Source information:
A computed fold for a 1476-nucleotide RNA from an uncultured bacterium, annotated as small-subunit ribosomal RNA. The prediction has a mean pLDDT of 83. Its Rfam family is "Bacterial small subunit ribosomal RNA".
């Protein structure tokens, strides 16, 4: 210090999660050990049991119980040690707990003056004399208890008076107001019978009493800080404040009377809701959030509420008194209690320990002290809750073991890790030895007037035989947890298969999941680790340090204006604000430094340091302030002058619409996209006159003008706002801003009363439409106009507050003023309003002196999308409704801006049989031929818009063949290895429907080698790794292939512009078939494509000439010799390139005409197919990875299916005829095939065909007839001498075989069709048509399919208009990219919420009823004590008001939810532009 996560991608807003530290924790899995810490956050929930506040005999009567002594033995006697109960004194207000209440009666930090204060400690003075009770105690009673009653005895340092008190305390004065005595020791002195015991005196101790002072603790107050909420804005009557009394320790309305009417509050009273408070703690760089567990200091509370009492001190945790809930006891009459004390129990809850030891230390109270207490406190126990430490072993070891898991099978990996060797012993375990904490205390000694202080001597330890320390043995007893998609360190198999499951965001998982399990490996911490859950931080995501508002969430419609808050120049004064030095004070503990103790750290100690802080006080004198005098730049006033739909009234003009009334006229007219409906012969519309009424101002008119904004628009009058601008004078900061507040506010709306020509929500008709409560048309009312009130909103926009200053230019336009100038003009200056733009600014886009720039001032608003400008509350409204303005619960995004595609019922320009213009077809009709249905045992498979259907198939009778039936094999039909035998291989013979199977015979090969053996190929048999698969997955792939589209595009390098995504070249102006060239340019260059470069054809020259071609001679049937000039053949060349001329064009590039030319503008045709898209198609051509079968999904074989058949489409064929048909006759190709072949001549058969066999490895022979055309005849418009299905019959070919299911011939047979709806195909010249001929496949079977040649047209103006494609460009809410996105309603199922007739539970508040216990008052009575009685008041009751929570019939939206349902409103011109 960041990181992830909206987008195809980018850069920004913005919000979500992550990493890090923590914690009184809790939960999962694991666990060896020891120090230090901590440990009921929930229910201030109820509480069994035992213990937590006593002690004092040196204050007193005594003697119940225990020892003890004495005398006496039935028992007694306070004699002693000592002591229950009791009276008395101290304490019990402290010390432990716990955070309910409390927003100030409180805490923190600092002051102040009117106070108290037991013990403590200083002083000064006293401590005299008396008195009457009482408990206990004992009789006698009551009562279940608990306790209580009577009469009697008796003590005090218990009570009560006398006197005494200067100094105290109160009063004008008089005058009131204390004590207590216990106790040691030595002396004495009396009295008793020496001991004893009382008494006298005198010191000491310890007490008590009165003032004085002191510490210490406490009460009281002031100023400062201390949570949210305005959907709480008023609030207060003892409220403010005085006088006076009274009360208190004290000051005070603290409390009564009596006067006054204050006093508090936008610097948030009041209400309501949270909450004990600091030091500190935890995070943070800091400022800050955020918390108050353990330690300290303060505060409240003690079952709830109330009161007082005692006292130094309490309204009192373990004290009373009442009252109210609950609990136990009762003998029903009555009585007891109060763990937020220590342990414990129940409960409640994710969760929090021992009914432990000692008072051995330290502390408290009590005591003269020993002492006693004492759940405070010090140990110890249970808990890995948390921090420390420390182990669980060390070297050595390489065959890199085994065994796991991976595997490309070769190894890798676990890995020195184990195992083997050697060593060590911490911590546990055994033995043995042993602490500190102990020193006050007691006691003696010297000293000394006495005491402290010192010295000696001696008792005392819960923890604990505990820490510690030596020894013995001996690797022995001691590792797990969570994660490995990215964040974010760490990867493979395997299972699973949108299932089970993960997950913090963001997202895995639908057969190859590094994400779910599981194994192996890995990495991260370690006695722990992961979850949860909370707190800071990261997060500048509330911004003071540190944000923002054009468009992302944000400028309030506008203005005037209080408070506020800011504020011009000079000069002096003050010093409260600033700065700066001094003192006090900020407890400790904590944090940091620095040392020192526990073996070391956590721990603990000690010292510094700090505590940014508050008072008090000293100096300064910029700066702000505040006074006080001055100025004139802001600001304002006064003349001049000037523009101007700036506002109110009021009055008038002319043009159109409409109406009405007359005349003229006739058959329409209006409207639309097309109609209709409407009007119209009852006379429209048109025209012409003339009148009525309403609105609203054409032309001027302008990114002209004026106003704050909203708006303002014919013209004249009046009344009036404001502004700008020239020069002078004048006042003297008089200023900006503006929270509440006022006032203005467009449409539409409401009231009330006019008015309504026109255009018009509703409403009605007519059309559109699947609908059609829209858009279009015909009509038409609110309402628009005026008056007057009410609303108060709007995309009320510049989405840009207001007012100041300062910062380049250049163009325009409206206002004022000036200079120059005949004049047009020009220049200078100032107010507005445009435009472009430099420097900065910005996320971009944009803005740029009218800033969004650079700056000061106020002042509104913003903090993720929804839910929502909603609800509830209030306030305003007549009313719609508007102003303020949440929450639960939901998603991970919603957005801005610019980028590149894609797309538009956006645009511009361009191609193309795209469409026109033409020929011929398809669709209708039989047949072929594939598909798709359906049907079967099976009709194997695949291919499905163009780009699937005469397609894989360039041949389905077996075979092929993947399909079905049935037989049948099992290392297999086929390939490697390994053994063992044989050569291989032929023949024959049984069964069997074949594969199969049982037998028999014949044969002995080939290279090495003398020979023995060997090797190589092949066969047979064993077994075993394997073999096989037309079985799935083309969505796991390679290869090939269709398509866009043979369209002109696609794309780098390097430079440049941009933060980037990316542009830029590639855009642009011509031009071309073309990104083809040309020109321009921040581009310069280059790749792949285009073009050429190859075959083909078309001309010509060269060579060459056999089986060709040629004429000629011999000779005639071939053939043979002689020739290459032609035609051909083959090969090598040439030829054309816009080259050349006109015209044009921009002098280019082309373009256009023309000459020559066999060929003119890439001449024709072919091959060639960019980056890419379509998860195209193909595992069934062939590789291939996973899966999958393995006596079968392999392999063999027979038969049968792929050949079916109500239909349905698609491709052809063949006709419907006369430009035909049908006989007869007679002519020209081309290319190609051919030895398991092609087959001539001849011969038979109507015919297919049959015999036949010559040639011919092919420029020589055969296939072969070419057919259309010509030419002749016949048929005459008919279902026909068309047409040929269909059917019978006879036959041939081919082949083991023609039934299922081949092709042909002959004869008979003669079906539909007479030109084909809606659509829709192909072609632009040697093309369409149309004519026939070969070739693969192939035994045989083509109307399919590939070539070949005849014949041989029409037609095209053109690009509006379908269809595809290119390109610039625009919009986009699209990016799976319009087959896209996306909205409301209904219906269904869940959640939270709002209403709601009620109904429940609580807080407050008021009024009234009634009032316990207690304190003061007041009165009585006989002293004591009991009464009586007011006044305040706790609980409690009625009754009303506020409010808070919960709950409910029904109800209203609103949120999620696969695949519903109805439209399609919105994103493009979204098909009606969209919004407010």
């Nucleotide at each position: 210090a960041g990181a992830g996560u909206u987008u195809g991608a980018u850069c920004c807003u913005g919000g979500c999660u992550c990493a890090g530290a923590u914690u009184g924790a809790a939960c999962g899995c694991u666990a060896g050990c020891g120090g230090c810490a901590u440990g009921c956050u929930u229910g201030a929930c109820a509480c069994a049991u035992g213990c937590a506040a006593g002690u004092c005999g040196u204050a007193c009567g005594g003697c119940a119980g225990c020892a003890u002594a004495g005398a006496u033995u039935u028992u007694u006697u306070g004699g002693u040690g000592g002591c229950g109960a009791g009276u008395g004194g101290c304490g019990a207000a402290c010390g432990g707990g716990u955070g309910a209440g409390u927003a100030a009666u409180a805490u923190a930090u600092u002051g102040g003056a009117a106070c108290g204060u037991a013990c403590c400690a200083a002083a000064u003075a006293g401590u005299g004399g008396g008195g009457g009770a009482u408990a206990a105690c004992a009789u006698a009673g009551c009562g279940a208890a608990a306790g209580u009653u009577a009469u009697g005895c008796u003590a005090a340092u218990a009570c009560c008076g006398c006197g005494u008190a200067u100094u105290u305390u109160u009063u004008a004065a008089u005058u009131a107001g204390a004590a207590a005595g216990c106790u040691a020791g030595g002396a004495u002195u009396a009295u008793u019978a020496u001991u004893u015991u009382u008494u006298u005196u005198c010191u000491g101790g310890c007490g008590c009493u009165a003032u004085u002072u002191g510490a210490u603790c406490g009460g009281c107050u002031g100023a400062u800080a201390u949570c949210u909420g305005a959907u709480u804005a008023g609030c207060u009557a003892g409220u403010u404040g005085g006088u006076u009394a009274g009360g208190u320790a004290a000051a005070g309305g603290c409390u009564g009377a009596c006067c006054a009417a204050g006093g508090c509050u936008a610097c948030g009273a009041u209400c309501a809701g949270u909450a004990g408070u600091g030091g500190g703690u935890c995070u943070g760089a800091g400022a800050g959030g955020a918390u108050g567990a353990u330690c300290c200091g303060c505060c409240a509370c003690a079952u709830u509420g109330g009161g007082a009492c005692u006292g130094a001190g309490a309204c009192a945790c373990g004290g009373c008194c009442c009252a109210g809930a609950c609990u136990c006891c009762u003998a029903c009459g009555g009585g007891a209690g109060g763990c937020a004390g220590c342990a414990g129990u129940g409960g409640g809850g994710a969760a929090u320990u021992u009914u432990g030891g000692a008072c051995a230390a330290u502390g408290a109270g009590c005591g003269a002290a020993a002492g006693c207490u004492u759940g405070a406190u010090c140990c110890a126990g249970c808990u890995a809750u948390g921090c420390c430490g420390c182990g669980u072993g060390u070297c050595c070891g390489a065959a890199g073991a085994a065994g796991g898991c991976c595997u490309u099978a070769g190894g890798g990996u676990u890995g020195u890790a184990a195992a083997a060797g050697a060593c060590u012993u911490u911590a546990g375990u055994c033995u043995a030895g042993g602490a500190g904490c102990a020193a006050a205390g007691c006691u003696u000694a010297a000293u000394u007037a006495a005491a402290u202080a010192u010295g000696g001597g001696u008792a005392u330890g819960a923890g604990a035989g505990u820490a510690c320390u030596a020894g013995a043995a001996g690797a022995a007893u001691a590792a797990g947890c969570a994660c490995c998609g990215g964040c974010u360190a760490a990867c493979u198999a395997c299972g699973u298969g949108c299932c089970a499951g993960c997950a913090g965001c963001c997202g895995c998982g639908g057969u190859a999941a590094u994400a779910c399990g599981u194994a192996g490996g890995g990495u991260g911490c370690g006695a722990g680790c992961g979850u949860u859950a909370a707190u800071c931080g990261g997060a500048a995501u509330u911004a003071u340090u540190g944000g923002g508002c054009g468009u992302a969430a944000a400028g309030a419609g506008u203005a005037c204006g209080u408070a506020g808050g800011u504020u011009g120049u000079a000069a002096a004064g003050u010093g409260a604000g600033c700065u700066u030095g001094a003192u006090g004070u900020g407890a400790a503990a904590u944090c940091c430094c620095u040392a020192a103790g526990c073996u070391u750290a956590a721990c603990u100690u000690a010292g510094g340091a700090a505590c940014u802080g508050c008072a008090u006080u000293g100096a300064g004198g910029a700066c702000a302030a505040u006074u006080u005098u001055a100025c004139u730049a802001g600001a304002g006033u006064u003349u001049g002058u000037u523009a101007u739909a700036g506002g109110a009234a009021a009055g008038u003009a002319g043009a159109a619409u409409u109406c009405c009334a007359u005349g003229u006229g006739u058959a329409g007219c209006a409207g639309u996209g097309a109609a209709a409906u409407g009007c119209g012969u009852a006379g429209a519309u048109a025209u012409a006159u003339g009148g009525a009424g309403g609105a609203a101002u054409a032309c001027c008119g302008a990114u002209g003008g004026c106003g704050a904004a909203g708006g303002c628009a014919g013209c004249u009058u009046u009344c009036u706002g404001g502004g700008a601008u020239a020069a002078a004078a004048c006042u003297g900061a008089c200023a900006c801003u503006g929270a509440g507040g006022u006032a203005c506010g467009a449409a539409g709306g409401c009231a009330u009363g006019g008015g309504u020509a026109g255009c018009a929500a509703a409403c009605a008709g007519g059309a559109u439409u699947a609908g059609a409560u829209a858009c279009c048309c015909u009509g038409g009312u609110a309402g628009u106009c005026c008056a007057u009130g009410c609303a108060g909103u709007a995309a009320a926009c510049g989405a840009u507050g207001u007012c100041a200053a300062c910062u380049a230019g250049c163009u325009g336009u409206u206002g004022g003023g000036g200079g120059u100038u005949u004049g047009a003009a020009u220049c200078c200056u100032u107010g507005g309003u445009a435009g472009u733009g430099a420097a900065g600014c910005a996320a971009a886009c944009g803005c740029g002196a009218g800033a969004a720039g650079u700056u000061g001032a106020c002042c509104g608003c913003c903090u993720g999308g929804g839910g929502a400008g909603u609800a509830c509350g209030a306030c305003c409204g007549c009313a719609a409704g508007g102003u303020u303005a949440a929450a639960a619960c939901u998603c991970a995004a919603a957005g801005g801006a610019a980028u590149u595609g894609a797309c538009g019922g956006g645009g511009a320009c361009c191609c193309g049989c795209a469409c026109a213009a033409g020929c011929g077809g398809u669709g209708g009709a039989u047949g072929a031929u594939g598909u798709g249905g359906a049907u079967u045992a099976a009709u194997u498979c695949g291919a499905g818009g163009c780009a699937a259907c005469g397609c894989g198939a360039a041949a389905a009778a077996c075979c092929u063949u993947a399909c079905c039936u049935g037989c049948u094999u099992u290392u297999g039909a086929c390939a490697u290895g390994c053994u063992a035998g044989g050569a291989a291989u032929c023949u024959c013979u049984g069964a069997g429907a074949g594969a199969u199977u049982a037998g028999a015979g014949a044969g002995u090969g080939c290279c090495u080698g003398u020979a023995a053996a060997g090797g190589a190929a092949c066969c047979u048999a064993g077994g075993c790794a394997c073999a096989g698969g037309u079985g799935c997955u083309g969505c796991a792939u390679g290869g090939c292939u269709g398509u866009c589209g043979u369209c002109a595009g696609c794309u780098c390098g390097u430079g440049u512009c941009g933060u980037g995504a990316g542009a830029u070249g590639u855009u642009g102006g011509g031009u071309u078939a073309a990104g083809u060239c040309c020109c321009g340019c921040a581009a310069c260059g280059a790749g792949c494509g285009c073009a050429a470069c190859c075959c083909u054809u078309g001309u010509c020259a060269g060579u060459a000439g056999u089986u060709g071609c040629u004429a000629u001679u011999c000779a005639u049937u071939u053939a043979g010799a002689a020739g290459c000039a032609c035609u051909u053949u083959a090969c090598u060349g040439a030829g054309a390139c816009u080259g050349c001329c006109g015209g044009u064009g921009a002098c280019a590039a082309g373009c256009u005409g023309g000459a020559g030319g066999a060929a003119g503008g890439u001449g024709g045709g072919g091959a060639u197919g960019a980056c890419g898209u379509c998860a195209a198609g193909u595992c069934c051509u062939c590789a291939u990875g996973g899966c999958c079968c393995u006596u079968a999904u392999g392999g063999g074989c027979a038969g049968g299916g792929c050949u079916u058949c109500a239909c349905a489409c698609g491709u052809c064929a063949u006709a419907c005829a006369a430009u035909g048909a049908u006989u007869g006759a007679u002519a020209c190709a081309g290319a190609a095939g051919g030895u398991c072949g092609c087959u001539a001549a001849g011969u038979c058969g109507u015919g297919a065909g049959g015999c036949g066999g010559a040639g011919c490895u092919a420029a020589u022979c055969c296939u072969a007839a070419a057919a259309a055309a010509c030419c002749a005849a016949u048929c005459u418009u008919a279902g026909u001498u068309c047409g040929g299905a269909u059917u019978g019959u006879a036959c041939u070919c081919u082949g083991c075989a023609a039934c299922u299911c081949g092709a042909g011939u002959g004869c008979a047979u003669g079906a539909a069709g007479u030109a084909g709806g809606a659509a829709u195909c192909g072609c632009u010249a040697g093309u369409a048509a149309u004519c026939g001929c070969a070739g693969a496949u192939c035994a045989g079977c083509a109307u399919g399919c590939u070539g070949c040649g005849g014949u041989g047209a029409a037609u095209a103006c053109g690009u509006u208009c379908c269809c595809g494609g290119g390109u610039c460009u625009u919009g986009u809410a699209c990016a799976c990219a319009c087959c896209g996105c996306c909205c409301g309603u209904c219906a269904c199922a869940c959640c939270a919420u709002g209403g709601a007739a009620g109904u429940g539970a609580g807080g407050u508040a008021u009024a009234c009823c009634a009032g316990a216990a207690a304190u003061a008052g007041g009165u009585g009575u006989u002293u004591u004590a009991u009464g009586c009685u007011u006044u305040u008041u706790a609980c409690g009751g009625u009754a009303u008001u506020u409010u808070u929570c919960a709950u409910a019939a029904c109800u209203g939206g609103g949120g999620u939810g696969a695949a519903g349902u109805c439209g399609u409103a919105a994103c493009a011109a979204g098909g009606u532009a969209a919004c407010c």